c-di-GMP-I riboswitch aptamer, 86 nucleotides, folded computationally. The prediction has a mean pLDDT of 81.
RNA sequence: AUAGAUAUAUGGCAAACUAAUUGAAAAAUUAGGACGCAAAGCCAAGGGUCUAAAGCUCGCAAGAGCAAUGACAGCCGGUUGCCUGU
Numbered sequence: 001a002u003a004g005a006u007a008u009a010u011g012g013c014a015a016a017c018u019a020a021u022u023g024a025a026a027a028a029u030u031a032g033g034a035c036g037c038a039a040a041g042c043c044a045a046g047g048g049u050c051u052a053a054a055g056c057u058c059g060c061a062a063g064a065g066c067a068a069u070g071a072c073a074g075c076c077g078g079u080u081g082c083c084u085g086u
Base pairs, nucleotide, nucleotide: 001086002085003084004083012037013036017032018031019030020029021028022027035074041079042078043077046076047075048072049071050070055066056065057064058063
C1' cells in the first nucleotide's frame, strides 16, 4: 500500500424487549438482555432519516399546516485504528 474476517484474544461493542430517570417528542442515560457488528471507535458545518417544543400561518374553538435551534454514526459518507494474509 492492498485484500480479508478463516484463525487468535479467559478481547471489544450491544438490536429488539423490560425497568428506572430525563425530554414536548424523536430520543438519550443507567441496569438487565443479545439481534447482530471487523470499525456497531470518532465526526451531525456532506447527503439522508426521525421528531415538531418555541415561533409563524389558518381556524370561534377543537385542531391542522409550516418550522431544527432537537435527535439518529447499528442508513450512505468522512476520518483514525486492532488483527491476519499478500